[in-house]
Transfer RNA from a Planctomycetaceae bacterium, 73 nucleotides, folded computationally. The sequence is in RNAcentral, with records from ENA. NCBI's taxonomy places the organism under Bacteria, Pseudomonadati, Planctomycetia, Planctomycetales, Planctomycetaceae. Its mean pLDDT, the model's own confidence on a scale to 100, is 82.
RNA sequence: AGGGGUGUAGCUCAAUUGGCAGAGCACUGGUCUCCAAAACCAGCGGUUGGGAGUUCGACUCUCUUCGCCCCUG
Numbered sequence: 001a002g003g004g005g006u007g008u009a010g011c012u013c014a015a016u017u018g019g020c021a022g023a024g025c026a027c028u029g030g031u032c033u034c035c036a037a038a039a040c041c042a043g044c045g046g047u048u049g050g051g052a053g054u055u056c057g058a059c060u061c062u063c064u065u066c067g068c069c070c071c072u073g
Stems, first nucleotide, its partner, number of pairs: 001072007010025004019056001027043005049065005
């Protein structure tokens, strides 16, 4: 330099052919307990890496750019 993959909550990952962005863990509060742990209940948490475009509607399609991984030379 060329090609491919990947990026979503603090972490690990989902999200069907474009149609309400979710789960587990963590964190906070509560119940329970002499206190704690465990268990149970509830809550908090997202510019879906950044920018632009298509569309009534984009995590999803297109362009561009950045990080990481792999391949070719």